[in-house]
Molecule: transfer RNA
Organism: Patescibacteria group bacterium
RNA sequence: GCACCCUUAGCUCAAUGGUAGAGCGUACGGUUCACAUCCGUAAGGUCGCAGGUCCAAUUCCUGCAGGGUGCA
Repeated sequence: GCACCCUUAGCUCAAUGGUAGAGCGUACGGUUCACAUCCGUAAGGUCGCAGGUCCAAUUCCUGCAGGGUGCA
């Protein structure tokens, strides 16, 4: 330099046009003499950034940024 892939909650990952979810973790409550386990509830997201298409974009298109793989 060229090609391809990834970027979503604190972490690991879903969702693939129709107002974003799970597990783990965190907080609180229940249970216990207490802790752990277990059960319940809650908080936590400008979906990497900026544009475009569309009635509507995490999803499609373009550029940029970061990361990874391969080739040279």